[in-house]
Small-subunit ribosomal RNA, central domain from an uncultured bacterium, 350 nucleotides, folded computationally.
Context: one part of a larger RNA
RNA sequence: CUGGGCGUAAAGCGUGCGUAGGCGGUUUAGUAAGUCGGGUGUGAAAGCCCCGGGCUCAACCUGGGAAUUGCAUCCGAUACUGCUGAACUAGAGUGUGACAGAGGAAAGUGGAAUUCCCGGUGUAGCGGUGAAAUGCGUAGAUAUCGGGAAGAACACCAGUGGCGAAGGCGACUUUCUGGGUCAACACUGACGCUCAGGCACGAAAGCGUGGGUAGCAAACAGGAUUAGAUACCCUGGUAGUCCACGCCCUAAACGAUGAGAACUAGACGUUGGCCUCAUCAAGGAGGUUAGUGUCGCAGCUAACGCGUUAAGUUCUCCGCCUGGGGAGUACGGCCGCAAGGUUGAAACUC
Numbered sequence: 001c002u003g004g005g006c007g008u009a010a011a012g013c014g015u016g017c018g019u020a021g022g023c024g025g026u027u028u029a030g031u032a033a034g035u036c037g038g039g040u041g042u043g044a045a046a047g048c049c050c051c052g053g054g055c056u057c058a059a060c061c062u063g064g065g066a067a068u069u070g071c072a073u074c075c076g077a078u079a080c081u082g083c084u085g086a087a088c089u090a091g092a093g094u095g096u097g098a099c100a101g102a103g104g105a106a107a108g109u110g111g112a113a114u115u116c117c118c119g120g121u122g123u124a125g126c127g128g129u130g131a132a133a134u135g136c137g138u139a140g141a142u143a144u145c146g147g148g149a150a151g152a153a154c155a156c157c158a159g160u161g162g163c164g165a166a167g168g169c170g171a172c173u174u175u176c177u178g179g180g181u182c183a184a185c186a187c188u189g190a191c192g193c194u195c196a197g198g199c200a201c202g203a204a205a206g207c208g209u210g211g212g213u214a215g216c217a218a219a220c221a222g223g224a225u226u227a228g229a230u231a232c233c234c235u236g237g238u239a240g241u242c243c244a245c246g247c248c249c250u251a252a253a254c255g256a257u258g259a260g261a262a263c264u265a266g267a268c269g270u271u272g273g274c275c276u277c278a279u280c281a282a283g284g285a286g287g288u289u290a291g292u293g294u295c296g297c298a299g300c301u302a303a304c305g306c307g308u309u310a311a312g313u314u315c316u317c318c319g320c321c322u323g324g325g326g327a328g329u330a331c332g333g334c335c336g337c338a339a340g341g342u343u344g345a346a347a348c349u350c
Stems, first nucleotide, its partner, number of pairs: 004321003007304002012318001014201004021194003025088007033081002035077008049065006091191001092188005097182003103177007110154001114150008125136002162169002206247006215241002220236004258317006266295012299306002323350003332343004
């Protein structure tokens, strides 16, 4: 290089935007670079291969041919690819009008609960467990009523419901703001797809500075359990969890399934549009479209299963895999305040 793969066996980058590159809709004219045909020149000789000849044969020597799949040039072909011109509207986009939504950011507001503080009532327990004890309580706890403070999270609604590229997003109101879908028409006229590098976002934990700290709670302390118990259980409890700004850049970042496109039986749910029919109304029936689920034909699969949301049948582009361990380690580079991240071997061994 050819080849085989990537749901679960090794293998889809966590996600997006996008540069180079690769690939690219319909019609037509030109060109003839790629492509195809032919001619000429060249492609040394020897060797290899084929047909002959000479040493008695052979090795060896020798004649002719073929081959030398290439390059250059000329003539020609024009389906496909490229390039140039013109045109188109089925891809893509824009406008107009609607619609749904925990999409994002900021500010403000609310009620339930928890803890603490103050006051009232009230008295001997409370709490906790398998059972206990540590702990709290006559300096009046727990319980209960009233008042106040603080921080964090938003019960019901709630739904294989919705939105977002992913991470993720859930009280209410306002402001700012991104995306999507649908219907009918108008417009632009291939403006597209993918994307090495690059850039941006990226749960939790962690880090820096400054705040905040109700509850929970690594570490830590005590009580239990136990042979022991650096645990599971209990009582406490600091970082942290929260906010602002700046870092970190990893996850079973999962659908363990890259993105885009085309084609290929159906059935039943559900969310958002639109159309038609029907109905007093609500509910309804049918169609279409964008999601989201369950089952299932063909087909695929080692099986499990997947099955128009494909793991089916195809096309384009990217990423990745190549026995287990050593090892996501060492060394070096780059990044980081650090923790560490990223790139990423070998010896040896089975």